[in-house]
Context: one part of a larger RNA
RNA sequence: GAACGAACGCUGGCGGCAGGCCUAACACAUGCAAGUCGAACGAAGGCCCGGAGCUUGCUCCGGUGUCCUUAGUGGCAGACGGGAUAGUAACGCGUGGGAAUUUGCCCAAUAGUACGGAAUAACUGCGGGAAACUGCAGCUAAUACCGUAUACGCCCUCCGGGGGAAAGACCUUACACUAUUGGAUGAGCCCGCGUCAGAUUAGCUUGUUGGUGAGGUAAUGGCUCACCAAGGCAACGAUCUGUAGCUGGUCUGAGAGGACGACCAGCCACACUGGGACUGAGAUACGGCCCAGACUCCUACGGGAGGCAGCAGUGGGGAAUAUUGGACAAUGGGCGCAAGCCUGAUCCAGCCAUACCGCGUGUGUGAAGAAGGCCUUAGGGUUGUAAAGCACUUUCAGCAGGGACAAAAAUGACGGUAGCAGCAGAAGAAGCUCCGGCUAACUCCGUGCCAGCAGCCGCGGUAAUACGGAGGGGGCUAACGUUGUUC
Numbered sequence: 001g002a003a004c005g006a007a008c009g010c011u012g013g014c015g016g017c018a019g020g021c022c023u024a025a026c027a028c029a030u031g032c033a034a035g036u037c038g039a040a041c042g043a044a045g046g047c048c049c050g051g052a053g054c055u056u057g058c059u060c061c062g063g064u065g066u067c068c069u070u071a072g073u074g075g076c077a078g079a080c081g082g083g084a085u086a087g088u089a090a091c092g093c094g095u096g097g098g099a100a101u102u103u104g105c106c107c108a109a110u111a112g113u114a115c116g117g118a119a120u121a122a123c124u125g126c127g128g129g130a131a132a133c134u135g136c137a138g139c140u141a142a143u144a145c146c147g148u149a150u151a152c153g154c155c156c157u158c159c160g161g162g163g164g165a166a167a168g169a170c171c172u173u174a175c176a177c178u179a180u181u182g183g184a185u186g187a188g189c190c191c192g193c194g195u196c197a198g199a200u201u202a203g204c205u206u207g208u209u210g211g212u213g214a215g216g217u218a219a220u221g222g223c224u225c226a227c228c229a230a231g232g233c234a235a236c237g238a239u240c241u242g243u244a245g246c247u248g249g250u251c252u253g254a255g256a257g258g259a260c261g262a263c264c265a266g267c268c269a270c271a272c273u274g275g276g277a278c279u280g281a282g283a284u285a286c287g288g289c290c291c292a293g294a295c296u297c298c299u300a301c302g303g304g305a306g307g308c309a310g311c312a313g314u315g316g317g318g319a320a321u322a323u324u325g326g327a328c329a330a331u332g333g334g335c336g337c338a339a340g341c342c343u344g345a346u347c348c349a350g351c352c353a354u355a356c357c358g359c360g361u362g363u364g365u366g367a368a369g370a371a372g373g374c375c376u377u378a379g380g381g382u383u384g385u386a387a388a389g390c391a392c393u394u395u396c397a398g399c400a401g402g403g404a405c406a407a408a409a410a411u412g413a414c415g416g417u418a419g420c421a422g423c424a425g426a427a428g429a430a431g432c433u434c435c436g437g438c439u440a441a442c443u444c445c446g447u448g449c450c451a452g453c454a455g456c457c458g459c460g461g462u463a464a465u466a467c468g469g470a471g472g473g474g475g476c477u478a479a480c481g482u483u484g485u486u487c
Stems, first nucleotide, its partner, number of pairs: 001487004006483004013359004018354001019352002021317001026315003030312003035076003040073002043070004047065001048063007083270001092195007101187002106183008114148004123138006154163003168175001196242003203233003208230008245267004249260004272293005295306004323349001325348003331345001332343004362392004372383004396428001398423002401420001431476005436457003442471005452459002
């Protein structure tokens, strides 16, 4: 000098654009953050329509009325999106290759969707329990489940053969489902190279290194197991210890390099701590399940419930970091034929000079060089065209008017916002720091090695340009100065 996710002191007008718990991956009250489909299904309720009964406004019965609502069965989505960086020195990441794989929804193609069956929730009845919840009996449906048939192609094969599919709906079409192949996308796996510090860590390793066979997996492989061999790694740093998410990049620097990895984007790993699998195309699953632990809460003491490193918010810690806001209008996502519903993703608004950028706080004229202050050699000098006065202007802020783009037919949270035109009036808007040298800027008073200053040199013990005040001056300016960190 530059930079910052900064903090502190003093001061503070407006706007744009970005950023905002770096500390306790500490604990969390409350609300919301993942649902959707009635064009898969039975059922219940409401509305409407029709009929009957009478007590004339109630009861009962029926309804294809493409009506509405929904607890349950079922499907798809809850593996995305969002968070935080604890762990990890590793094929984790980066980069370049590879073969032994899988891939819901999507695209293209081929073939098909036949015949049957048994249940079960909801519901009803009887129960248990404080609750969470749950038992027994009975009834019922499906795009839920099971069996049979068919299946070129597909898989296995001892080449004889064997195994494996589906779901309806409709007047019809459209739609949908099943199997297989190919594609696209995503994912899993392997390898070369690169990737912090310590030798005051020198030896490490027994599924360890390799082979054969088997099991397992979507798939290769000691991934696992049996047997066999005795290997494998290491001063080109193994092992151990410490630290750390990695990268695109960011900051600095002429560069080489050094430091960093907030925001944005890609990848990994994590979801109270540890372990485990289930379901599924995909998880070993943040707002799923089971077990153990710590903690918190409810309890009728028998037993239960919970997980903000989602968005707000609270306590705590800290020098320090925001609203328990609005809307799904846009973009995107899930479900649905659609209408639509959901979406703290997102888009916006609120708070904060936290950073950067822009604008303003007036302009011109004005010498009796006014008054006052300060200095003085007492003549004067300076503050100073500065003020006043006179003549103007109205950015921004204010008031009232009309008023968008962003949205394709409709649909605007932002928002009566931005921008536009009008009105009034200099009106509402300047501070901070320094003045011994480095380093731009000087005098007086007070103090008297005191009080104090200080980045370094150093200043202060009675004439202090260095302390404190005043006047004056220098610098920067909605900031200025200090501290911290990096180059």